[in-house]
Predicted 3D model of a 553-nucleotide part of an RNA (small-subunit ribosomal RNA, 5' domain) from an uncultured bacterium. Rfam family: Bacterial small subunit ribosomal RNA. Its family is annotated with structural constituent of ribosome and ribosome in the Gene Ontology. The coordinates come from a structure-prediction model, not an experiment, and the mean pLDDT is 84.
Context: one part of a larger RNA
RNA sequence: GAUGAACGCUGGCGGCGUGCCUAACACAUGCAAGUCGAACGAGAAGCUAACUUCUGAUUCCUUCGGGAUGAUGAGGUUAGCAGAAAGUGGCGAACGGGUGAGUAACGCGUGGGUAAUCUACCCUGUUAAGUGGGGGAUAACCCUCCGAAAGGAGGGCUAAUACCGCAUAAUAUCUUCUCCUCUAAAAGAGGUAAAGAUUAAAGAUGGCCUCUAUACUAUGCUAUCACUUCAGGAUGAGCCCGCGUCCUAUUAGUUAGUUGGUGGGGUAAUGGCCUACCAAGACCACAAUGGGUAGCCGGUCUGGGAGGAUGUACGGCCACACUGGGACUGAGACACGGCCCAGACUCCUACGGGAGGCAGCAGUGGGGAAUUUUGCGCAAUGGGCGAAAGCCUGACGCAGCGACGCCGCGUGGAGGAUGAAGGCCUUCGGGUUGUAAACUCCUGUCAGAAGAGAAGAAAACCCGAGUAAUCGGGCUUGACGGUAUCUUCAGAGGAAGCCCCGGCUAACUACGUGCCAGCAGCCGCGGUAAUACGUAGGGGGCAAACGUUGCUC
Numbered sequence: 001g002a003u004g005a006a007c008g009c010u011g012g013c014g015g016c017g018u019g020c021c022u023a024a025c026a027c028a029u030g031c032a033a034g035u036c037g038a039a040c041g042a043g044a045a046g047c048u049a050a051c052u053u054c055u056g057a058u059u060c061c062u063u064c065g066g067g068a069u070g071a072u073g074a075g076g077u078u079a080g081c082a083g084a085a086a087g088u089g090g091c092g093a094a095c096g097g098g099u100g101a102g103u104a105a106c107g108c109g110u111g112g113g114u115a116a117u118c119u120a121c122c123c124u125g126u127u128a129a130g131u132g133g134g135g136g137a138u139a140a141c142c143c144u145c146c147g148a149a150a151g152g153a154g155g156g157c158u159a160a161u162a163c164c165g166c167a168u169a170a171u172a173u174c175u176u177c178u179c180c181u182c183u184a185a186a187a188g189a190g191g192u193a194a195a196g197a198u199u200a201a202a203g204a205u206g207g208c209c210u211c212u213a214u215a216c217u218a219u220g221c222u223a224u225c226a227c228u229u230c231a232g233g234a235u236g237a238g239c240c241c242g243c244g245u246c247c248u249a250u251u252a253g254u255u256a257g258u259u260g261g262u263g264g265g266g267u268a269a270u271g272g273c274c275u276a277c278c279a280a281g282a283c284c285a286c287a288a289u290g291g292g293u294a295g296c297c298g299g300u301c302u303g304g305g306a307g308g309a310u311g312u313a314c315g316g317c318c319a320c321a322c323u324g325g326g327a328c329u330g331a332g333a334c335a336c337g338g339c340c341c342a343g344a345c346u347c348c349u350a351c352g353g354g355a356g357g358c359a360g361c362a363g364u365g366g367g368g369a370a371u372u373u374u375g376c377g378c379a380a381u382g383g384g385c386g387a388a389a390g391c392c393u394g395a396c397g398c399a400g401c402g403a404c405g406c407c408g409c410g411u412g413g414a415g416g417a418u419g420a421a422g423g424c425c426u427u428c429g430g431g432u433u434g435u436a437a438a439c440u441c442c443u444g445u446c447a448g449a450a451g452a453g454a455a456g457a458a459a460a461c462c463c464g465a466g467u468a469a470u471c472g473g474g475c476u477u478g479a480c481g482g483u484a485u486c487u488u489c490a491g492a493g494g495a496a497g498c499c500c501c502g503g504c505u506a507a508c509u510a511c512g513u514g515c516c517a518g519c520a521g522c523c524g525c526g527g528u529a530a531u532a533c534g535u536a537g538g539g540g541g542c543a544a545a546c547g548u549u550g551c552u553c
Base pairs, nucleotide, nucleotide: 001552003550005549006548007547008546012409013408014407015406016405017404018402019401020367025365026364027363029362030361031360034091035090036089039088040087046081047080048079049078050077051076052075053074054073059068060067061066098320099319100318107245108244109243110242111241112240113239114238117237118236122233123232124231125230128229129228130227132166134164135163141156142155143154144153145152146151172198173197174196175195176194179191180190181189203225204224205223206222207221208220212218213217246292247291248290253283254282255281258280259279260278261277262276263275264274265273295317296316297315298314299310300309301308302307322343323342324341325340326339345356346355347354348353373399375398376397377396381395382393383392384391385390412442413441414440415439422433423432424431425430446494448489449488450487451486452485456480461474462473463472464471465470497542498541499540500539501538502523503522504521508537509536510535511534512533518525519524
């Protein structure tokens, strides 16, 4: 000097940052990933209408027994509106967020390679091509049954952009095969000619009657969105290589799928990645193998630099998700809030069996010297879904707590000597505290009160123009927040401490103590005149802080 700091004492305000470094210990509770009705069937509550059952106010008639009328209320059936929860289906859930346990490794950094590869959504290409015609189921629902529950079994019905054949088919894929180019070469690169084989799809919404069918609508046309195949791009990812990457030789030898080859398998793809056979290789003092420690980097701190130390926050990469293993789905995972198995732990149980995973945001216990609210909002930015309205979003934006850090401001200003009183010292003359106070005149930052009051917000949407991209006009939306900011009011009023004073090192006297009590970073002080201990007065330093301790240069 620096710090993700802690401790002691003190503490007025604001801005911007930052906050479990320890137990990758265990977790109560709430929330953190949904969305689409313009893919699909069905449809609870509720509302309206009609019919109907019961109730029976009122009115009328009455032979006083009763009869007719039918408001209101309750229920049922049918039709319409409405649309909750659940279900099939699509997309997302592999992003975003957390943590640093493991890892000394192509993990990371840097520079290359991929002629050894994949890539959903998005963009370009209609001087790329298509979307034809069929089928069988199944959930939801209903019925029956088993189970304490979690959940499950059987029977029956039904839909789709769910599923399955068929048709069509090349510049796709495979086989055969002609020639050319690039390349060090081979070839699975690029181009070119031919033959054979294989492979696809789904509709939805709005509008219209020009065509077709019909006579007013759709099986038609059209626009948009979606679907299938192909080529290219963009983005993202996989794999390979050169170089660099801590300590230890009181670790010197290590290795059998080991090193290489051939055949086969597997993968999007190269490869002992896997397998069978064959060979006996491969690494190592230029440090193999083993042991210890550790996520790596941009950066950060320090230093004149070289270097040293470090990797919190922010950004990039990697790894992990109770512990260990495994695959499924998918463009993408071997998947934090998915599945299966095993284990430890916790919970429920009718004892037969089940449920769970905060290293997401808050929060709890524990550990510890030590680290925050079970807050507000989707207004902005970004993300998912949707045609859109919109919904979801503990990402994010904000607020709260902590002097934890940095920065800024204030705690008043000017005048004021009889140098007041008091304190302390004194050679008793005085000195000092000290212009300090009192007192006089001002000011009004911050805090307080009252009033005014933002920017962050223009998009989306609607209307108009345009094939469209886009442009013009209009309207709506603010968590923070009645916050920032501004104005006014009142009044010096509410706001200073901490450490040190022997030398290093700025700053000295008195009293108490008497090698005691104590101090101390080093040298060292203290045994009766202690500027070094304790207190007081005075002084020095820094200041909402000041000291101490830890780590580091």